[in-house]
Context: one part of a larger RNA
């Protein structure tokens, strides 16, 4: 020194285990916020560094139900002192309290500070001081004011306003938009309208009731799926891109303006005047800023494509009372009150309250077993029972249907919230038909030229749809589609607006489930993790779980410089389970001893 075999040490694999994770499901919930979030700073305890949990009323403060003997959160025990059958602790429903920052909003400001005004109130001999309220900005809307510059207007100020700012995971629309890559280079094209980045909305968003397909047959708003179909097509005809008609299902649901016309509902300009014209029609009497045009708002009407509606004539049909239209009389037309009928708060008006049920938020009742043997412990063994709408599951000193908790199945809310239902309440109601062809039917609009864009469609024979620039109709005997255009048919009604529900997604919250992990795994995080730690910063981002059934955590004595490590004793089933703590493999390192250079 090398090599074997023994024993140890180190180290911390495997094995077991799980408190945490991941992934679906199935039901909820889809907002918070100037009534000051979200997020945080400081505070807060008898002692209290950190978690948590409140906020100067500070592990807390009512009030009302639950439960019902201990109880003063956690890690983490002890101490002190409370508190509790006058029912604490806990759990739930409603409330109060709720410092500073923070949209932060009274000014400032290097978040978490610093400085103030009005009013109000407490204190002082009075100043300083203390408390409470208000005080940002846009915007709406109402008043006053009010320039150049006469009326005005801009501009100023008061008020009122839970009107608005800011957070949020994802999905929804909208603007605005890459490149690597792919074509085996690259430049149209591709990735991709995809990543990014702004704006807004809602519990879904959007889309929507035909100026729509289709095809000689006919369908009847949208949305999402399955097919049609990688099909027809596009395409340096390269890579790639990629419909639709049409069927099958999900779920259904349809409305309202604008225009013509009317008004004795109203502003304003204009015109006319003394009785023409007008005052619902007829006959008479009466009235005089009533009246006629225009334009605007209010209020009816009106909403469609076998074209629809107005407006005149006509017919058929319309309940009852009252009141009005200058008066009287007959007739028409309104308003109100009942009736009758229908409808309703998701569109088409829009607000509330009540009851009764269910259902969320605490909880509650819940069947059945003993000996025996091993063993530290029995749920294992042996033996003899038993209950079941309950033999899911976790738990107890091994492996429990019958110990615990719980399961199947019943019950059960003082408060709050939440769904339908009834009822109350609110709305609506004459309507439909024939002629007539005078009126209306969405305009700087369609739609044309030019330049883009988007349609699976790259400019192409390119419709159809959008946007920008130059032009620029028509009113139903219109007008647009039907893939250049024309004709013929055919289907439609553009230029306003609304709409459920079937879809799409989880920051969250309940209940499940699992051929999903099992501490190098699964979150980045099983453990005081976005910490510790790096960066100036945007920002990166660890490691780290297991003693025992129970701490029973080794009193006592040696040894020793020691509170450090052993050594006995004792605990314990074990201690070769001693907190540096199940198992405890390899490298590595020592000791013995044996062969060998």
């Nucleotide at each position: 020194g090398g090599c074997a075999u023994a024993u140890g040490g180190u180290g911390g694999a495997u094995g077991c285990c799980u408190u945490g994770g991941u992934a679906c499901g199935a039901g909820a919930a889809g907002u918070c916020g100037a009534c000051g979030a979200a997020g945080g700073a400081c505070g807060u305890g008898g002692a209290u560094a950190c978690c948590u949990g409140c906020g100067a009323u500070a592990a807390g403060c009512u009030a009302c139900g639950g439960c019902g003997a201990g109880g003063c959160g956690g890690a983490a025990a002890a101490c002190a002192g409370c508190c509790u059958a006058u029912g604490a602790a806990c759990c739930g429903u409603a409330g109060a309290u709720u410092u500073c920052c923070g949209a932060a909003u009274g000014g400032g400001g290097c978040a978490a500070c610093c400085c103030g005004a009005u009013c109000g109130u407490g204190g002082u001999a009075a100043u300083g001081c203390g408390c409470g309220a208000u005080c940002a900005u846009a915007c709406g809307c109402g008043c006053c004011u009010g320039a150049a510059u006469a009326u005005a207007u801009a501009g100023g100020g008061c008020g009122c306003g839970a009107u608005a700012g800011g957070a949020c995971a994802a999905c929804c629309c909208g603007g605005a938009g890459a490149a690597c890559u792919g074509a085996a280079a690259c430049a149209u094209c591709u990735a991709a309208g995809u990543a990014c980045c702004c704006g807004g909305u809602g519990g879904a968003a959007a889309a929507g009731a035909a100026a729509g397909c289709a095809a000689c047959a006919g369908c009847g708003a949208u949305u999402u799926c399955c097919c049609u179909a990688g099909u027809a097509g596009c395409g340096g005809c390269g890579a790639g891109c990629g419909a639709a008609c049409g069927g099958g299902a999900a779920u259904u649901a349809g409305u309202c303006u604008a225009a013509a016309c009317c008004g004795u509902u109203u502003a304003a300009c204009g015109c006319g005047u003394u009785a023409a014209a007008g005052g619902c029609g007829g006959c008479a009497a009466c009235c005089c800023u009533u009246g006629c045009g225009u334009u605007g708002a209010c209020g009816g009407g009106g909403u469609c494509g076998c074209g629809g509606g107005a407006c005149a004539a006509g017919c058929u049909g319309c309940g009852a009372g009252u009141c009005g239209u200058u008066u009287g009389c007959c007739g028409a037309c309104g308003g109100c009150u009942c009736a009758a009928g229908g409808a309703g708060u998701a569109a088409g008006a829009a607000a509330u309250c009540a009851a009764a049920u269910c259902g969320u938020u605490a909880g509650u009742c819940g069947a059945a077993u003993c000996c025996u043997c091993u063993g530290g412990a029995a749920a294992g063994u042996g033996g003899a029972g038993c209950c079941g709408c309950a033999g899911a599951a976790g738990g107890u000193g091994a492996u429990a249907g019958c110990c615990c908790u719980g399961u199947a199945g019943g019950c059960g809310a003082a408060a709050a919230c939440g769904a339908g239902u009834u009822g109350a309440c609110u709305c609506c109601u004459u309507a439909g038909u024939u002629u007539g062809u005078u009126c209306c039917c969405a305009a700087g609009u369609a739609c044309c030229g030019c330049g883009g864009a988007g349609c699976a469609c790259g400019u192409g024979g390119a419709a159809u749809u959008c946007c920008g620039u130059g032009g620029g109709a028509a009113u139903c005997c219109g007008g647009g589609a039907g893939a250049a255009c024309c004709a013929u048919c055919u289907c439609c009604u553009a230029a306003g607006a609304c709409u459920a529900a079937a879809u799409a997604c989880u920051c969250u919250c309940u209940c499940g489930u699992a051929a999903c992990c099992g501490a190098u795994a699964g979150u980045g995080a099983a453990c005081c993790a976005g910490u510790a730690c790096c960066g100036u910063g945007a920002g990166g981002g660890a490691a780290a779980g297991g003693u025992g059934a129970a701490a029973a955590g080794c009193a006592c004595c040696c040894u020793u410089a020691u509170u450090a490590a052993g050594g006995g004793a004792g605990u314990g089933a074990a201690a070769a389970a001693g907190u540096a703590c199940c198992u405890g493999a390899a490298a590595c390192c020592a000791u013995a001893u044996g062969c060998u250079u």

Description
Predicted 3D model of a 597-nucleotide part of an RNA (large-subunit ribosomal RNA, domain I) from an Ignavibacteriales bacterium. The organism belongs to Ignavibacteriales, within Bacteria. It was read from a public genome assembly. It matches the Rfam family "Bacterial large subunit ribosomal RNA".